[in-house]
Molecule: transfer RNA
Organism: Promethearchaeota archaeon
This record gives sequence, C1' cells and structure tokens, in this order.
RNA sequence: GGCAAUGUAGUCCAACGGAGAAGACACUUGACUUCGAAUCAAGAGGAUGGGGGUUCAAAUCCUCCCUUUGCCU
Repeated sequence: GGCAAUGUAGUCCAACGGAGAAGACACUUGACUUCGAAUCAAGAGGAUGGGGGUUCAAAUCCUCCCUUUGCCU
C1' cells in the first nucleotide's frame, strides 16, 4: 500500500428497516446471615465509534473518516 472483518452501558453479548435497544456479569438498595459469601427481590444507567446520505421510519442499508483484528504484497 491492497483486501476483508470489527465497533452497542464498567465487561461480555443480542436485536427480518418498524412501537419503550434485550440479556448475563459487575454496581446500588433491601431480605437472609453473628459478619461476609452464596441465594432471593428490587433499582440505577448520558450504551449503538464520528460525519454525510437513502427512507415515512436506520443499531441495521449506502458512502467517507477513525479504532481494532486478520490476510496479501
């Protein structure tokens, strides 16, 4: 330099173009316990990398840039 993939809460990970972006762990509070852990119940999140475009409607499609990864030269 070329090609391909990747990016969603603190971490991991879902979501045929369609209604409040789901879940697990973590975190907070309560119950339980002598205390803690475990367990149970409840709760809080400035989460879709950035710009532009298509569409009635975009996390999703197109495009440019950026991050990371792989392959090729």